Large-subunit ribosomal RNA, domain I from Campylobacter sp., 529 nucleotides, folded computationally. NCBI's taxonomy places the organism under Bacteria, Pseudomonadati, Epsilonproteobacteria, Campylobacteraceae, Campylobacter. The gene name in the source record is rrl. The coordinates come from a structure-prediction model, not an experiment, and the mean pLDDT is 84.
Context: one part of a larger RNA
RNA sequence: AGUAAAUGGUGGAUGCCUUGGCAGACAUAGGCGAUGAAAGACGUGCAAGACUGCGAUAAGUCUCGGGGAGUUGUCAAGAAACUUUGAUCCGGGAAUUUCUGAAUGGGGCAACCCAAUACAUAGUAAUAUGUAUUACCUAUUAUGGAGCGAACUUUGGGAACUGAAACAUCUCAGUACCAAAAGGAAAAGAAAUCAAAAGAGAUUAUGCUAGUAGCGGCGAGCGAACGCAUAACAGGGCAAACCGUCGGUUUACCGACGGGGUUGUAGGACUGCAAUAUAGACUAAAAAUUAGAUAGUAAAAUAAUCUGGAAAGAUUGAGCAUAGAGGGUGAUACUCCCGUAUAUUAAAUCAAUUUUUUACUUAGCAGUAUCCUGAGUAGGGCGAGGCACGUGAAACCUUGUCUGAAGCUGGGAAGACCACUUUCCAACCCUAAAUACUAAUGUCUGACCGAUAGCGUACAAGUACCGUGAGGGAAAGGUGAAAAGAACCGAGGCGAUCGGAGUGAAAUAGAACCUGAAACCAUUUACUU
Numbered sequence: 001a002g003u004a005a006a007u008g009g010u011g012g013a014u015g016c017c018u019u020g021g022c023a024g025a026c027a028u029a030g031g032c033g034a035u036g037a038a039a040g041a042c043g044u045g046c047a048a049g050a051c052u053g054c055g056a057u058a059a060g061u062c063u064c065g066g067g068g069a070g071u072u073g074u075c076a077a078g079a080a081a082c083u084u085u086g087a088u089c090c091g092g093g094a095a096u097u098u099c100u101g102a103a104u105g106g107g108g109c110a111a112c113c114c115a116a117u118a119c120a121u122a123g124u125a126a127u128a129u130g131u132a133u134u135a136c137c138u139a140u141u142a143u144g145g146a147g148c149g150a151a152c153u154u155u156g157g158g159a160a161c162u163g164a165a166a167c168a169u170c171u172c173a174g175u176a177c178c179a180a181a182a183g184g185a186a187a188a189g190a191a192a193u194c195a196a197a198a199g200a201g202a203u204u205a206u207g208c209u210a211g212u213a214g215c216g217g218c219g220a221g222c223g224a225a226c227g228c229a230u231a232a233c234a235g236g237g238c239a240a241a242c243c244g245u246c247g248g249u250u251u252a253c254c255g256a257c258g259g260g261g262u263u264g265u266a267g268g269a270c271u272g273c274a275a276u277a278u279a280g281a282c283u284a285a286a287a288a289u290u291a292g293a294u295a296g297u298a299a300a301a302u303a304a305u306c307u308g309g310a311a312a313g314a315u316u317g318a319g320c321a322u323a324g325a326g327g328g329u330g331a332u333a334c335u336c337c338c339g340u341a342u343a344u345u346a347a348a349u350c351a352a353u354u355u356u357u358u359a360c361u362u363a364g365c366a367g368u369a370u371c372c373u374g375a376g377u378a379g380g381g382c383g384a385g386g387c388a389c390g391u392g393a394a395a396c397c398u399u400g401u402c403u404g405a406a407g408c409u410g411g412g413a414a415g416a417c418c419a420c421u422u423u424c425c426a427a428c429c430c431u432a433a434a435u436a437c438u439a440a441u442g443u444c445u446g447a448c449c450g451a452u453a454g455c456g457u458a459c460a461a462g463u464a465c466c467g468u469g470a471g472g473g474a475a476a477g478g479u480g481a482a483a484a485g486a487a488c489c490g491a492g493g494c495g496a497u498c499g500g501a502g503u504g505a506a507a508u509a510g511a512a513c514c515u516g517a518a519a520c521c522a523u524u525u526a527c528u529u
Stems, first nucleotide, its partner, number of pairs: 001528009015514001016478002020449002022446007029438002031148002039100003042055003046078001049075003061094006070082003105114003115134008136145002152183001153181005163170001167217001193200002204231005214222002235430003238374001242259008264408001266373004270367004279361002283359006290352001292350003296344003302317005318335002320324001326338003379403008389415001410425005465472002485513001488500004
């Protein structure tokens, strides 16, 4: 020096555990904000720090309920207090709520500086302090707006990498991203729709139709509809003609308000006749009712022996069960504790169901001379965009620009165009449900993870730390059933550490603490050179 075994050190794998995550189901909620939000700064305790709570009334104040013996949040002990004259705690309502922040009296390098006006207090006064008011926009003048918020929605803008095995049309994709606006959903929506000789009957979503018909440097790729089925279903209101009232005046018109009226087998006005029945998704108010939300309440039934540190284990008997879900307790508990099945509850606030009443809305028949039925609109030219459809034979929809009808004996569509036929009625508006999403709340579930996993974070984590900044971003869980956390003695520097003693089932469970692998480092013994 090596080999082997044993015993240790170091180290923190593995096993076991779980306070935390992940994914979902059901239900709720779907907003907060000038009555000052979200987010913060600084304070606030007997108290130095951090978290949590709170705001100069500062781990809290008042009140109404619940509850019934301990309590003064956590790390985290101590001190000093409170409490059956009902504390702490839980819930409803109210008060307070510094400074910044839309930030709003003016300014500003956020949490700071400086004011004006009125009133009050102190002062002889200058002045100081306190309270209140003082930004801008709109013009329905008021419970107005602004700012914030995870995704979902609509609208306005809008890429590139990429694919095409290069690349330019094309694709990625109207995606990402930006901006604006709104709601609990949004958008869409009651046919100028489809269809095809038969008919359907608003919109939305889903399954098929179908990777079909098509489009396409006919490349890569893109990709319908008709129709069928399902979910859910709901239809309404204006403009105009005509009538009335009021006002204006260029005396024949205009304006405001009210009535009327809303359709395509055309309808309405108008003229004549008849007439107040019936129905109503959504609206407003009042009353009643029912079941809820935000605290709670009651809630059955086990003994002995054995092992053990400890019984819930084993053995032998017993009981409850609308309760044998789950968790805890010194090992594995239906009957020990919390709960659970079940039953039951609200002074206060909230939101809903159903019913009733009132308000509100709502119909017919015949005639057809006249009047009305959405105009810079439909359509056309040029240029674009959207439609699965890349200009193509390219209809249809939108329109930047130039034009420009008919008007019911009317007009649009049926994929160039024309005829016939069929079908519908544009140029005004509203509309629940089925659909999308989950930051947040509650309950529950898992052939989901178990500390290099699972969220970045099971721990004072978006922390420490890094960066001028935008931004980036960790590591770090486990003594024991219970601190019973090692009194006392000895060695040592009034050390570190160690030896006794003691606790404990165990201290090779001693706080650098469960288990404690390997690499690596030693010691002892044996052997080899």